[in-house]
Context: one part of a larger RNA
RNA sequence: AGUGGACGGCUAAUGCCUUGGCGCUGGCGAGCGAUGAAAGACGUGGAAGGCUGCGAUAAGCUUCGGGGAGUUGCCUAGCAAACUUUGAUCCGGAGAUUUCUGAAUGGGGAAACCUGUCACGAUGAAAGUCGUGUCAUCCUAUCAUGAAUUCAUAGUGGUAGGACGCUAACCCGGGGAAGUGAAACAUCUCAGUACCCGGAGGAAUACAAAUCAAAAGAGAUUCCCUCAGUAGUGGCGAGCGAAAGGGGAACAGCCUAAACCUAAGGUACAUGUACCUUAGGGGUUGUGGGGCGGUUAUUUAGGACCCGAGCGGUUAGUCGAACGGCCUGGAAAGGCUGGGCAUAGAGGGUGAUACCCCCGUAGACGAAAACUGCAGAGGCCGAAACCUGUCCCCAAGUACCACAGGACACGUGGAAUCCUGUGGGAAUCUGGGUGGACCAUCAUCCAAGGCUAAAUAUUGCCAGCGACCGAUAGCGUAUAGUACCGCGAGGGAAAGGUGAAAAGUACCCCGGUGAGGGGAGUGAAAGAGUACCUGAAACCGUCCAUUU
Repeated sequence: AGUGGACGGCUAAUGCCUUGGCGCUGGCGAGCGAUGAAAGACGUGGAAGGCUGCGAUAAGCUUCGGGGAGUUGCCUAGCAAACUUUGAUCCGGAGAUUUCUGAAUGGGGAAACCUGUCACGAUGAAAGUCGUGUCAUCCUAUCAUGAAUUCAUAGUGGUAGGACGCUAACCCGGGGAAGUGAAACAUCUCAGUACCCGGAGGAAUACAAAUCAAAAGAGAUUCCCUCAGUAGUGGCGAGCGAAAGGGGAACAGCCUAAACCUAAGGUACAUGUACCUUAGGGGUUGUGGGGCGGUUAUUUAGGACCCGAGCGGUUAGUCGAACGGCCUGGAAAGGCUGGGCAUAGAGGGUGAUACCCCCGUAGACGAAAACUGCAGAGGCCGAAACCUGUCCCCAAGUACCACAGGACACGUGGAAUCCUGUGGGAAUCUGGGUGGACCAUCAUCCAAGGCUAAAUAUUGCCAGCGACCGAUAGCGUAUAGUACCGCGAGGGAAAGGUGAAAAGUACCCCGGUGAGGGGAGUGAAAGAGUACCUGAAACCGUCCAUUU
């Protein structure tokens, strides 16, 4: 030095565990904010470092309910001082207080700081200091005032209302990539994705046919299954990719503009007409409808608006069945034995595995206060019918066309349809659009105004569940956006387990009044001693054997 064995050290794998995660389902809700939010700074406890709570009334104040014996939150024990059956602590509803920063809004500013105006008050001899309130900007409405400049307007000032900022995803709109794929690459693809901006709601968007269809018909929108990887499209490459129809979910339809009538105001002049504006009535359709003229009825189907008796729900809670003995053991819930309950044998805890020990579970109840769903008496709104005549109205820089683009599954194609930048530019029912160039016939619908619940999307929050994870896993975090890194934007860890109970080793000894250890004691166990469950391997030792 090698090998083997024994015994240790170091390390922390493995097993077991779970305070934490992950996913799905359901539900409430889906908002908060100038009545000052979200997020913070600084304070606040008898002693107080961190967390939590709270705000100079500061781990809290008032009140209304619940509850019923202890309490003064956690790390965190002890001390001190208190509270409490005259009901504390605790739980829930409503209120009060709520420093400073922050949209931050009197002005400023290097956030949590500095410094003003006006009014009122406190104090002071005064100067001054202190307290409460007030004062940002923009938009809308309205009133007053009012330049150059006569009227006016701009401007200025007041009053009232609103906005601003934050927020997980979902939604709508305005902009809008590239890596990539095409085995290169340019059209194309990725993709109208990521990302940026604007806006809103609890959902949003869309929505009541100028729609489809095809000789038969359907009858708003949205979502799902299918049609179908079909028809198509495509350097006809890579790829992209419908619709009608069928089956379901859910169902709901309405209001304006115009013609015409009335009223008020204005303009023009012929002074009672025309035109304009505003308001009210009227009217809303495609078997064309409406107005005007005539006739009959004078009511109700219904309603998404307002109100809201009643019945529920949420935010604290309450009641809630039935067990003993013996054995093993540190401990019984285990074994043996004899009983019981069950609308409860889900689950968790208890010194090992408990239906009957505890919390619960099935089931049954409960609200002073606040919020909320449903239904609906009532209020309010409110259709409809017939005839003929008249030829008055039926959404204009619109439809449509050309050029240039975009969207449509459709890349300019034979390219319809939809949107519109530039130019041109109709018709009013004897009218107009569409049916994939275009024309005819036929069919079908009525654009150029608006509103509309449900079915659908999402999950920050709450609950339940899991052939989900179990500490290198599961979220980055068993808590941490901490420590640490970076000027900054930003990046970003590691780290769980004594024991049933601290019973956490009194006392003695060695030692530096150490560290550490040996006795003793506790405990079932200390080879469970806080460097604490189990404690593998690598690695490092000590002893023995053996080989060289």